[in-house]
Description
Large-subunit ribosomal RNA, domain I from Pseudoalteromonas luteoviolacea B = ATCC 29581, 497 nucleotides, folded computationally.
Context: one part of a larger RNA
RNA sequence: CGUACACGGUGGAUGCCUAGGCAGUUGGAGGCGAUGAAGGACGUACUAACUUGCGAUAAGCCAAGUCAAGCCAGUAAGAGGCGCUUGAGACUUGGAUUUCCGAAUGGGGAAACCCACCUAUUUAUAGGUAUCUUAUAGUGAAUACAUAGCUAUAAGAGGCGAACCGGGAGAACUGAAACAUCUAAGUACCCCGAGGAAAAGAAAUCAACCGAGAUUCCGUUAGUAGUGGCGAGCGAACGCGGACCAGCCCUUAAGCUGUGUUGUAGUUAGUGGAAUUUGUUGGAAAGCAAAACGAUACAAGGUGAUAGUCCUGUACACAAAAACUUAUAUGCAGUGAAAUCGAGUAGGACGGGGCACGUGAAACCUUGUCUGAAUAUGGGGGGACCAUCCUCCAAGGCUAAAUACUCCCAACUGACCGAUAGUGAACCAGUACCGUGAGGGAAAGGCGAAAAGAACCCCUGUAAGGGGAGUGAAAUAGAACCUGAAACCGUGUACGU
Numbered sequence: 001c002g003u004a005c006a007c008g009g010u011g012g013a014u015g016c017c018u019a020g021g022c023a024g025u026u027g028g029a030g031g032c033g034a035u036g037a038a039g040g041a042c043g044u045a046c047u048a049a050c051u052u053g054c055g056a057u058a059a060g061c062c063a064a065g066u067c068a069a070g071c072c073a074g075u076a077a078g079a080g081g082c083g084c085u086u087g088a089g090a091c092u093u094g095g096a097u098u099u100c101c102g103a104a105u106g107g108g109g110a111a112a113c114c115c116a117c118c119u120a121u122u123u124a125u126a127g128g129u130a131u132c133u134u135a136u137a138g139u140g141a142a143u144a145c146a147u148a149g150c151u152a153u154a155a156g157a158g159g160c161g162a163a164c165c166g167g168g169a170g171a172a173c174u175g176a177a178a179c180a181u182c183u184a185a186g187u188a189c190c191c192c193g194a195g196g197a198a199a200a201g202a203a204a205u206c207a208a209c210c211g212a213g214a215u216u217c218c219g220u221u222a223g224u225a226g227u228g229g230c231g232a233g234c235g236a237a238c239g240c241g242g243a244c245c246a247g248c249c250c251u252u253a254a255g256c257u258g259u260g261u262u263g264u265a266g267u268u269a270g271u272g273g274a275a276u277u278u279g280u281u282g283g284a285a286a287g288c289a290a291a292a293c294g295a296u297a298c299a300a301g302g303u304g305a306u307a308g309u310c311c312u313g314u315a316c317a318c319a320a321a322a323a324c325u326u327a328u329a330u331g332c333a334g335u336g337a338a339a340u341c342g343a344g345u346a347g348g349a350c351g352g353g354g355c356a357c358g359u360g361a362a363a364c365c366u367u368g369u370c371u372g373a374a375u376a377u378g379g380g381g382g383g384a385c386c387a388u389c390c391u392c393c394a395a396g397g398c399u400a401a402a403u404a405c406u407c408c409c410a411a412c413u414g415a416c417c418g419a420u421a422g423u424g425a426a427c428c429a430g431u432a433c434c435g436u437g438a439g440g441g442a443a444a445g446g447c448g449a450a451a452a453g454a455a456c457c458c459c460u461g462u463a464a465g466g467g468g469a470g471u472g473a474a475a476u477a478g479a480a481c482c483u484g485a486a487a488c489c490g491u492g493u494a495c496g497u
Base pairs, nucleotide, nucleotide: 001496002495003494004493005492006491007490008489009488015482016446017445020417021416022414023413024412025411026410027409028408029406030405031160032159039101040100041099042055043054044053046078049075050074051073061095062094063093064092065091066090067089070082071081072080106115107114108113116129117128118127119126120125121124131157132156133155134154135153136152137151138150139149164195165193166192167191168190175182179229205212206211216243217242218241219240220239226234227233247398248397249396250342255335256334257333258332259331260330261329265325266324267323268322270318271317272316276291277290278289279288280287292309293308294298300312301311302310347371348370349369350368351367352366353365354364357383378393379392380391381390382389433440434439453481456468457467458466459465
């Protein structure tokens, strides 16, 4: 040095586990905000830090209700206290307080800071003072009347929030195997606005000579008819089957909103809730053995191994002083209030856009410019256009449900993951760290049933490490802690050289 075996070190794979995720189902909720939000800064305890809570009344104050024998949140002991039915503490509901920043709103500002004015009174406190819109009133220029402007008062708005919705504006990569019409796509992005849904909606609709009867959504019709450098592609409708159904108003109205009475059902704390013992192995019984019992409860979790009968629960049955939602019936108040059955409209010309439909034979809808009717004896449509026939009544308005979504709440589910997985984040994570900034963005779980977390002694320069002793079922479970693979590094023995 090599080979083999044994025993170790290192390392953290694997197995098992789950505190966290992922995807859903059902129900709820679908907003918060000038009565100052979302989000923060700074404080606040016997307290130095962080998390949580709270706000100078500061891990809290008051009231009502329900539990209640313990409690002073956690890391986290210690010290010192409080309470024990004369009710501490916890939970629910309502109320009070709620610094400073932030729409931030008295002015300013490099957010959490600086500097003011007015009014009132108890003189150290309270209130007010932003902008815009609307309404009302006053005042009032050039300029006579007036108007603009200014001032005051009142009401409203502003900002945030995950997706869904309506509108405005609107790409490119890409595909066409290049590329320009086309596609991607009215997508992404941006802006405005609203609601719990939004939008649409009661035929100037379809149909086809038979008829249907608002809208929305799903299945089908159908990848059909079409459209298309007839390329790539795009792509209906009629009809049929379902989900859901609801109709109304403008000569005083449908309705909507608020509020009162009635008192149905729920939500926000809770209450009751059946039934087992012995022996045995073991550190421990829920295991095994034997004999019992309950079940409208054998869902689930925990307990020193695997428990219907030990604990929490579960089936089931109950409960509300207070707040909120809601069914039924009914009263009152407010709003609706514009136009008066729809005229600069229908239609036309030019140029666009939308319709599955790229100008095409191109109807229909819409409109930037220019024009421009009729008035039910009338008008629109039936895919150029004309006639016949059929059908409907535009230029005013309201309308639930079926539909879309899930930042959020509760319960439950999974041939979903199990720590390089599953959220980026199971752990004090959008943290540490990186970047001027926009922004980027980790790693990191497991002793044991219980800390019983190793008193005491020894080695030593030891707050390192180790050997005894002790705990424990186990310490090769010792905190660098379950299991402990491999690479890699050793020790011992045997053999070979």

Its mean pLDDT, the model's own confidence on a scale to 100, is 86.